[in-house]
RNA sequence: CUCAUCGAGAGGGACUGAGGGAACGGCCCGUUGAAGUCCCGGCAACCGCCGCGAACCUCCUGCAUUCGGUCAACGACACAGAUUCGACCGGAUGCAGUCGCGGAAACGGUGCUAAUUCCGGCCUGGGGCGAGAUCCGUCCCGGGGAAGAUGAG
Repeated sequence: CUCAUCGAGAGGGACUGAGGGAACGGCCCGUUGAAGUCCCGGCAACCGCCGCGAACCUCCUGCAUUCGGUCAACGACACAGAUUCGACCGGAUGCAGUCGCGGAAACGGUGCUAAUUCCGGCCUGGGGCGAGAUCCGUCCCGGGGAAGAUGAG
């Protein structure tokens, strides 16, 4: 930088001792113990894994089979050899790569384990209230952004 997801789910102990919820504004959590570190659990299913289906094989990458070529390089075989093992180069064919659905969670890589990502800020639709048609204020319900988090590339 790109893509996907973010209304569900899941906590105890030890050490320690004042902050924490990204930032700002709210509103919360916290000496009935915050943050941090460690131990043991748990949740979930992003990647990986398994099954099924679809697509693709023009190109590229990997693997397998097969055909042709070369031993120039690397290794093995006491020596030797290229119709040795093997390696390398080229072609053909097949499978995988991509997407969707489902599954397992015992094992691998992460993540998470107060409150919707705690709520809001910018744009916008609808509604209530205020004398309230416009504008404005405020409240409620929605859509899209921004920012952030996590995963994958």
This is a predicted structure of a 153-nucleotide RNA (SAM riboswitch aptamer (S box leader)) from uncultured Nocardioides sp. The prediction has a mean pLDDT of 82. The RNAcentral record of the sequence draws on MGnify. Taxonomically the source falls in Nocardioides (Bacteria, Bacillati, Actinomycetes, Nocardioidaceae).